[in-house]
RNA sequence: CGAGUCGGCCGGGUGGCCGCGGACGGGGUGCGCAGCACCCCGUCUGAGGAAGGUCGGGACUCCGCAGGGCAGGGUGCUGGCUAACGGCCAGUCGGGGCGACCCGCAGGAAAGUGCAACAGAGAGCAAACCGCCGAUGGCCGCAAGGCACAGGCAAGGGUGAAACGGUGCGGCAAGAGCGCACCAGCGGCCGGGGUGACCCGGCCGGCUCGGUAAACCCCACCCGGAGCAAGGCCAAGCGUGGGACGGGCUGCCCGUCCAAUGUCCCCAGGUAGGCCGCAGAGAUGGAUGGCCACCCCCCAGAGCAUUCCGCUCCGGGGACAGAAUCCCGCCUACAGGCCGGCUCGCCGC
Numbered sequence: 001c002g003a004g005u006c007g008g009c010c011g012g013g014u015g016g017c018c019g020c021g022g023a024c025g026g027g028g029u030g031c032g033c034a035g036c037a038c039c040c041c042g043u044c045u046g047a048g049g050a051a052g053g054u055c056g057g058g059a060c061u062c063c064g065c066a067g068g069g070c071a072g073g074g075u076g077c078u079g080g081c082u083a084a085c086g087g088c089c090a091g092u093c094g095g096g097g098c099g100a101c102c103c104g105c106a107g108g109a110a111a112g113u114g115c116a117a118c119a120g121a122g123a124g125c126a127a128a129c130c131g132c133c134g135a136u137g138g139c140c141g142c143a144a145g146g147c148a149c150a151g152g153c154a155a156g157g158g159u160g161a162a163a164c165g166g167u168g169c170g171g172c173a174a175g176a177g178c179g180c181a182c183c184a185g186c187g188g189c190c191g192g193g194g195u196g197a198c199c200c201g202g203c204c205g206g207c208u209c210g211g212u213a214a215a216c217c218c219c220a221c222c223c224g225g226a227g228c229a230a231g232g233c234c235a236a237g238c239g240u241g242g243g244a245c246g247g248g249c250u251g252c253c254c255g256u257c258c259a260a261u262g263u264c265c266c267c268a269g270g271u272a273g274g275c276c277g278c279a280g281a282g283a284u285g286g287a288u289g290g291c292c293a294c295c296c297c298c299c300a301g302a303g304c305a306u307u308c309c310g311c312u313c314c315g316g317g318g319a320c321a322g323a324a325u326c327c328c329g330c331c332u333a334c335a336g337g338c339c340g341g342c343u344c345g346c347c348g349c
Stems, first nucleotide, its partner, number of pairs: 001345010012295007020046012048320001052331002055329005060227004072223005077091005092106001093104004107218002112216002114212002129157002131153003136150002138147003165183006184208001186205008231276004237271001240268004244263002246258004296318004301313004
């Protein structure tokens, strides 16, 4: 210098003018006047890294709930962090990259059931399409050998994502873990390291056991429902319900029956509405904005200068987006820019 990788941060600044929400203070007007509404003035204050999607978790609220189980749903390597999580950190294993580093819905397939297109002879207690052999048994031949069949064979070819280990030697009629050596894999035992996932090493075994659980299933752990339009308080008018007031039995009280649908009477629940929930922004049709000047950054053009860095002028642009109970995360969007760690390649000293 070029290419790359990981992490963190900013995401316009200053001033002026105009405007908006909220709180407090003062003034004015109105009213049913310790109050409320409207207007004016002053002071203070007023969006984000994602406020977004509403995906996970929690706080809070109401309803439900003795305890246990079934069903259903979720999570799924290990250790830790956290109020909790499907989040974060560190690690293990597997895969990718020369590397820094990145990616992984990463438990169990010797509990059971199921599934596997196309191709292919054969696809799950494997399979003779091409092929190899035909030792043994039969026939011919003096013999070497030849012929056909029964039959043997998974070494080679071919198909496939996958065909029941690889290489070599022996062996055989031809072959084959059939035997042996080494390697890979699986299982068992032992030793060592690690909290653990797991790693390292040794011995033995039969020689070899496929895939799929974002298929059913099995195992372990977790899970009650609805959500601030939750929910709580106050509470008109019209209407509703109850009481008191009327008459009969009966002179009075209780009780009962009847009538009326009445009252400047009392009570109750609910509705409209209001307040709280609700915040160092806090609306409930939703404020947080606009213009100008200078500066900053980026892009394009023109001119000047030059070894290079550059200087001047004009024009354009500065994103994504925007609280609504609050918090912790995840995911997604984003003009432009800054800082740092590390890797690879080339060049110079």